[in-house]
RNA sequence: AAAAGUAAAAGGCAAACCCGUCGAAAGGCGGAAUACGCAAAGCUAUAGGGUCUUACCCCGUCAGGGAUGACAGCCAGUUACCUUC
Numbered sequence: 001a002a003a004a005g006u007a008a009a010a011g012g013c014a015a016a017c018c019c020g021u022c023g024a025a026a027g028g029c030g031g032a033a034u035a036c037g038c039a040a041a042g043c044u045a046u047a048g049g050g051u052c053u054u055a056c057c058c059c060g061u062c063a064g065g066g067a068u069g070a071c072a073g074c075c076a077g078u079u080a081c082c083u084u085c
């Protein structure tokens, strides 16, 4: 430096539920109690794909369509601890 995560150690993160709060929603943030899981569940959302939502816009209404709103715990990109080789 590259590859891998079987086993071990040190540590790390925290889904869902409940409460509060922001938001039109998707969803975000904080808290309590915990533990679905994770070898990047660290970071990145006008540099890619995908997914969710529709305040607003289009449509005479309904239906339907469309991100400028979100998701990194979907793929991806990027940086890194430990162990093995």
Stems, first nucleotide, its partner, number of pairs: 003084003012038002018031005036073001042078003048075002050071003056066003
Notes:
Predicted 3D model of an 85-nucleotide RNA (c-di-GMP-I riboswitch aptamer) from Synergistes sp. Taxonomically the source falls in Synergistes (Bacteria, Thermotogati, Synergistales, Synergistaceae). The prediction has a mean pLDDT of 83. Of the family's consensus pairs, 83% are formed in the model.